[in-house]
RNA sequence: GCGCCUUUAGCUCAGUCGGUAGAGCAGCGGACUUUUAAUCCGUUGGUCCCGGGUUCGAUCCCCGGAGGGCGCACCA
Numbered sequence: 001g002c003g004c005c006u007u008u009a010g011c012u013c014a015g016u017c018g019g020u021a022g023a024g025c026a027g028c029g030g031a032c033u034u035u036u037a038a039u040c041c042g043u044u045g046g047u048c049c050c051g052g053g054u055u056c057g058a059u060c061c062c063c064g065g066a067g068g069g070c071g072c073a074c075c076a
Stems, first nucleotide, its partner, number of pairs: 001072007010025004019056001027043005049065005
């Protein structure tokens, strides 16, 4: 330099055909008793990486940019 994959809650990740954004863990509140903790119930939490476009409507499609990963090429 080229190609591919990836970016969604604090963390790890789902998200179907474009139509109200979710789970586990963590956090918070409560119950319980086996008390540095476990188990159970409830619950808070979102600029869906950024900008633009298409559309009645975009996490999802298109274009550009940014971060991360992998491969190939180059490597005096």